The RNA shown here (SAM riboswitch aptamer (S box leader)) has 118 nucleotides and comes from Polaribacter sp. Of the family's consensus pairs, 86% are formed in the model. The coordinates come from a structure-prediction model, not an experiment, and the mean pLDDT is 79. Lineage of the source: Bacteria > Pseudomonadati > Flavobacteriia > Flavobacteriales > Polaribacter. The RNAcentral record of the sequence draws on Rfam and Ribocentre.
[in-house]
């Protein structure tokens, strides 16, 4: 580093270190941030992917939390996009309709995290 499932609007922070950024990317827009940023240790808490018990034939449910990861400002901040639907304006045409532009809804790339596989 790939591939498959599965999640992602809920939860959960103090201290030491540090010393200037950061919120994955790119771009815009908001926001954190010298009242200390990422990073790094230490403790402590969330959750319950794997784990652990109990029912079960299995799916699955219940209940835990020792230990394997993850997480602990803001929806994964937030928009981008080939696609759907719905509404609004425009512009075309005789009509049906067709095109465009916004907007909301969804879905899809793209991220992250578990678990499996090679």
């Nucleotide at each position: 580093a790939u591939g498959u499932u599965a999640u992602c609007a809920a939860g959960a922070a103090a201290g030491g270190u540090g010393g200037a950024g950061g919120g994955a990317u790119u771009a815009g827009a908001c926001c954190c941030a010298u009242u200390g940023a990422a990073g790094c240790c230490u403790u402590a808490g969330c959750a319950a992917c794997c784990c652990u018990u109990u029912a079960g034939a299995a799916a699955u449910a219940a209940a835990g939390a020792a230990g394997g990861u993850g997480c602990u400002a803001a929806a994964u901040u937030c928009u981008a996009c080939u696609c759907u639907u719905u509404u609004a304006a425009a512009u075309u045409g005789u009509u049906u309709a067709a095109u465009u532009u916004a907007a909301a809804a969804g879905g899809a790339u793209a991220g992250a995290u578990a678990a499996c596989a090679a």